[in-house]
RNA sequence: GGUCCUGUGGCGCAGUGGCAGCGCGAUUGACUCCUAAUCAAUAGGUCGCAGGUUCGAAUCCUGCUUGGAUCG
Numbered sequence: 001g002g003u004c005c006u007g008u009g010g011c012g013c014a015g016u017g018g019c020a021g022c023g024c025g026a027u028u029g030a031c032u033c034c035u036a037a038u039c040a041a042u043a044g045g046u047c048g049c050a051g052g053u054u055c056g057a058a059u060c061c062u063g064c065u066u067g068g069a070u071c072g
Stems, first nucleotide, its partner, number of pairs: 001071005007065001010024004018055001026042005048064005
């Protein structure tokens, strides 16, 4: 340098065009003598960046970029 895959809350991931979710974690409350466990609630996301298509884009297209694989 070519090709392919990948980027979504703090972490791990789902989401194939119609309000962005799950698990773990965090915070608060309940329970308990206290802690753990359990239960309930809450907070936390410009969906890597820019542009395009569309009534509507995390999702489709283009470029750039991050990480990885492979070929030379």